[in-house]
Context: one part of a larger RNA
Molecule: small-subunit ribosomal RNA, central domain
Organism: metagenome
RNA sequence: UUGGGCGUAAAGCGUGCGUAGGCGGUUAUAUAAGUCAUUUGUAAAAGAUCUCAGCUCAACUGAGUAGCGCGAAUGAAACUGUAUGACUUGAAUACGGUAGAGGUAAGUGGAAUUCCAUGUGUAGCGGUGGAAUGCGUAGAUAUAUGGAGGAACACCAAUGGCGAAGGCAACUACUGGGCCGGAAUUGACGCUGAGGCACGAAAGCGUGGGGAGCAAACAGGAUUAGAUACCCUGGUAGUCCACGCCGUAAACGAUGAGAACUAAGUGUUGGAGUAAAAUUCAGUGCUGAAGUUAACGCAUUAAGUUCUCCGCCUGGGUAGUACGAUCGCAAGAUUGAAACUC
Numbered sequence: 001u002u003g004g005g006c007g008u009a010a011a012g013c014g015u016g017c018g019u020a021g022g023c024g025g026u027u028a029u030a031u032a033a034g035u036c037a038u039u040u041g042u043a044a045a046a047g048a049u050c051u052c053a054g055c056u057c058a059a060c061u062g063a064g065u066a067g068c069g070c071g072a073a074u075g076a077a078a079c080u081g082u083a084u085g086a087c088u089u090g091a092a093u094a095c096g097g098u099a100g101a102g103g104u105a106a107g108u109g110g111a112a113u114u115c116c117a118u119g120u121g122u123a124g125c126g127g128u129g130g131a132a133u134g135c136g137u138a139g140a141u142a143u144a145u146g147g148a149g150g151a152a153c154a155c156c157a158a159u160g161g162c163g164a165a166g167g168c169a170a171c172u173a174c175u176g177g178g179c180c181g182g183a184a185u186u187g188a189c190g191c192u193g194a195g196g197c198a199c200g201a202a203a204g205c206g207u208g209g210g211g212a213g214c215a216a217a218c219a220g221g222a223u224u225a226g227a228u229a230c231c232c233u234g235g236u237a238g239u240c241c242a243c244g245c246c247g248u249a250a251a252c253g254a255u256g257a258g259a260a261c262u263a264a265g266u267g268u269u270g271g272a273g274u275a276a277a278a279u280u281c282a283g284u285g286c287u288g289a290a291g292u293u294a295a296c297g298c299a300u301u302a303a304g305u306u307c308u309c310c311g312c313c314u315g316g317g318u319a320g321u322a323c324g325a326u327c328g329c330a331a332g333a334u335u336g337a338a339a340c341u342c
Stems, first nucleotide, its partner, number of pairs: 004313003007296002012310001014199004021192003025087007033080002035076008050064005090189001091186003095182001097180001103175001106172003109153001114148007124135002161168002204245006213239002218234004256309006264287009291298002315342003324335004
């Protein structure tokens, strides 16, 4: 390379937008680049294959046939391409509607924890398996009133909803994004997508704020043979905000995107439709037939049957390491071997 694969054995980029490229709906006409047919030139000789022949046979030798490919000519027109025209099912647009924790930024609210002030009140509180460290007669814990400040939004709440993914949950108004169903318009305008660009949990980094609770590090008390832990008392970064970086996760459905086809049953969300049903569209769950799978299982939301495009895998270790390059303030990230060894 061929071939075979990628839910769990190695293998789907974390996710999207999109350039080149690849692929592309129905139909008519033309063309003849691809394609196909015939003829022809070439394809050195020898060799190889096949058919004959000659040395008694064979090796060997001679004669002929055949030949992928490339060039030319003539022709065919189904398919691909190209050109022109038409179509509406794919796709998109405007219209008028529904649902939604989808996003950005602003304001408001109540419960709770902590702290402060004051009152009542007195000896304990706290904590654990049991204790101790700790707090408290300088009046704690408890209780009542007032105040400060930060962070998170109980119930509703759901196999529920929205978003490309990460993710999104108190309430109010502003703003702008997407889906869905309805009936019109345009008329293939599409799908995928190497590079590229954008977004991307938590932790971490830079500058400036903020700091209630929680809490790496750290300190003390326990436990223990020890205890650099689990348990307890404290506690700093951090967690929060603004701006900028980082670019990684079991970033998981461990399942790339799009399209078509292939039994049913039963919930649920949002539409259309109906007097109510039936019916139907888009999602989201469960069970299950055929089929598939090594099995588990998957099963119209496929891991079934097919097509198009991209990514990735090729024994274990060495190793996601070394070196180089690019990016980064750094931490590090991306790309990514070999010797050797089993």